Notes:
This is a predicted structure of a 130-nucleotide RNA (c-di-AMP riboswitch aptamer (ydaO/yuaA leader)) from a Clostridiaceae bacterium. It was read from a public genome assembly, where an Rfam model found it. Model confidence (mean pLDDT): 80 of 100.

[in-house]
C1' cells in the first nucleotide's frame, strides 16, 4: 500500500415506492407518485386450446442449454437528441373472472445496487457587480 468485514454519515443509480405531521414509537394520517376495477359511446363477436394483472423482460429457433430478437437501462442541476460502449431481455400475482370507460370505489409506496465515454440543444439553481 491494496483488499475484505462491520458501523455512520455523505453523493448518486435501477425502481411508482419520495417526503410531512403526529404518537402511548415504528404505528397512524396526509401531500407526492404509481396501479387496479368500474358507464354511455365505440370496440369484441369467441369463452379448457381457460382468461387476466404486476413489470422492459416478448418471441423464435435449438447441438437440451445455449444461440438470437421485441424491448430496457447506464451517474454528479434536469430533460430531449445523436454516435460508440458494456449490460438486462426476470419473476411475481388473481382464481372462473375483469375491452376502453365519466362519476365513483379501491391499492402500493419495498427491495436491490456504487461509475461510460463524447458532441449538439433547451431549461433551471448559486455566487458577485450594478
Nucleotide at each position: 500500500a491494496a483488499a475484505u468485514u462491520a458501523u455512520a454519515u455523505a453523493g448518486g443509480c435501477c425502481u411508482a415506492a419520495u417526503u410531512u405531521a403526529c404518537a402511548u414509537a415504528u404505528g397512524u394520517a396526509g401531500a407526492g407518485c404509481g396501479g387496479g376495477g368500474g358507464a354511455a359511446c365505440c370496440a369484441u363477436u369467441u369463452u379448457u386450446u381457460g382468461g387476466g394483472g404486476c413489470g422492459a423482460a416478448u418471441u423464435c429457433a435449438u447441438u437440451u442449454u445455449u444461440g438470437a430478437u421485441a424491448g430496457g437501462a447506464u451517474a454528479u442541476c434536469u430533460c430531449u437528441u445523436u454516435c460508440a460502449a458494456u449490460c438486462c431481455g426476470a419473476g411475481c400475482c388473481c382464481g372462473a373472472c375483469a375491452g376502453c370507460u365519466a362519476a365513483c370505489c379501491u391499492c402500493g409506496u419495498a427491495g436491490g445496487c456504487c461509475g461510460u465515454g463524447a458532441a449538439a440543444g433547451a431549461g433551471g439553481g448559486u455566487a458577485u457587480a450594478u